Transfer RNA from Actinokineospora alba, 72 nucleotides, folded computationally. RNAcentral records the identical sequence in 2 taxa. RNAcentral holds the sequence, with entries from ENA and Rfam. The prediction has a mean pLDDT of 83. It matches the Rfam family "tRNA". Rfam describes the family as follows. Transfer RNA (tRNA) molecules are approximately 80 nucleotides in length. Gene Ontology term of the family: triplet codon-amino acid adaptor activity. It is annotated as a transfer RNA.
RNA sequence: GCCCCUGUGGUCCAACGGACAAGACACCGGCGUCCGAAGCCGGAGACGCAGGUUCGACUCCUGCUGGGGGCA
Numbered sequence: 001g002c003c004c005c006u007g008u009g010g011u012c013c014a015a016c017g018g019a020c021a022a023g024a025c026a027c028c029g030g031c032g033u034c035c036g037a038a039g040c041c042g043g044a045g046a047c048g049c050a051g052g053u054u055c056g057a058c059u060c061c062u063g064c065u066g067g068g069g070g071c072a
Base pairs, nucleotide, nucleotide: 001071002070003069004068005067006066007065010025011024012023018055027043028042029041030040031039048064049063050062051061052060
């Protein structure tokens, strides 16, 4: 330098182009308990950045950028 894959809450990871962006763990509050743990109930929290296509974009296209791999 070229090519391929990939980027979603703190972590892991879903979402035929259309539903309040789902779930697990973690976290916070409550119940629980002598205090806790387990368990149960509730809560907060995310689409890498910028454009484009579309009635509508996490999803498709382009550029940039982070990560991984391959070739030279």